Model confidence (mean pLDDT): 81 of 100.
Transfer RNA from a Minisyncoccota bacterium, 72 nucleotides, folded computationally.
Rfam family: tRNA.
[in-house]
């Protein structure tokens, strides 16, 4: 440099243009002689970044950044 993929909660991952979720984690509180387990119940998102179509974008569209293959 050029082409494909991929970025969303603390981790791993969903969400056919129509209310941003799940699981493990995290607080609480229940159980227990304590811890773990296990039940409940809660906070936790600038959905890489800047535009752009839409009544409405996580999605479609430019553009850029990281990464991660393939090519040269």
């Nucleotide at each position: 440099c050029g082409c494909a993929a991929a970025g969303u909660a603390g981790c791993u991952c969903a969400a056919u243009g129509g209310c941003a979720g799940a699981g493990c984690g995290g607080g609480c509180c229940g159980c227990c002689g304590u811890u773990a387990a296990c039940g409940g119940u809660u906070a936790g998102g600038u959905u890489g970044c800047a535009g752009g179509u839409u009544c409405a974008a996580g999605u479609c569209c430019u553009g850029u950044c990281u990464u991660u293959g393939c090519g040269g």